[in-house]
């Protein structure tokens, strides 16, 4: 330099065009307990960036960035 794959809360992860983006964990609050832990309930928090297509984009297209893999 060329090609491929991937990028979603602090962390891991589901959703491959359609109502308020899923679940776990962390954190916070409540219940329970003499206290702690465990358990149960609730809350906060995310689509890498820019553009395009579409009534509608996390998803499709183009460009960029980052990571990994392959080729030279």
């Nucleotide at each position: 330099g060329c090609g491929g794959u991937a990028g979603u809360g602090g962390u891991c992860u589901a959703a491959g065009g359609g109502c308020u983006a899923u679940g776990a964990u962390c954190u916070c609050g409540g219940c329970c307990u003499u206290c702690c832990a465990a358990g149960c309930c609730g809350a906060u928090g995310a689509u890498c960036c820019g553009g395009g297509u579409u009534c509608g984009a996390a998803u499709c297209c183009c460009g960029g960035c980052u990571a990994c893999c392959g080729c030279a």
Predicted 3D model of a 72-nucleotide RNA (transfer RNA) from a Candidatus Woesearchaeota archaeon. Its mean pLDDT, the model's own confidence on a scale to 100, is 81. Its Rfam family is "tRNA". By type it is a transfer RNA.